Description
Transfer RNA from a Candidatus Daviesbacteria bacterium, 72 nucleotides, folded computationally.
[in-house]
């Protein structure tokens, strides 16, 4: 130096054109003599980063960042 794949809550993933869900973890309550468990609730990320495309972009297109593979 070249092809490629992955960047989404604290962490682990899904969502793949109408604007983002889930488990864990955290907070609060219920239940215990407490303490874990369970249990009912809430609260948190506009989806690397900056342009295009569209009525509208996590989503589809370019660079560029970062991690991981793979070839020289």
């Nucleotide at each position: 130096g070249c092809c490629g794949g992955u960047g989404u809550a604290g962490c682990u993933u899904a969502g793949u054109g109408g604007a983002a869900a889930a488990g864990c973890a955290c907070c609060a309550c219920u239940u215990u003599c407490g303490u874990a468990a369970a249990g009912u609730g809430g609260g948190g990320a506009g989806c690397g980063a900056c342009g295009g495309u569209u009525c509208g972009a996590u989503c589809c297109c370019g660079u560029c960042c970062a991690c991981c593979g793979g070839c020289u």

The coordinates come from a structure-prediction model, not an experiment, and the mean pLDDT is 83. The sequence was found in a public genome assembly. Its Rfam family is "tRNA". From the family's description: Transfer RNA (tRNA) molecules are approximately 80 nucleotides in length. Rfam classes the family as a transfer RNA.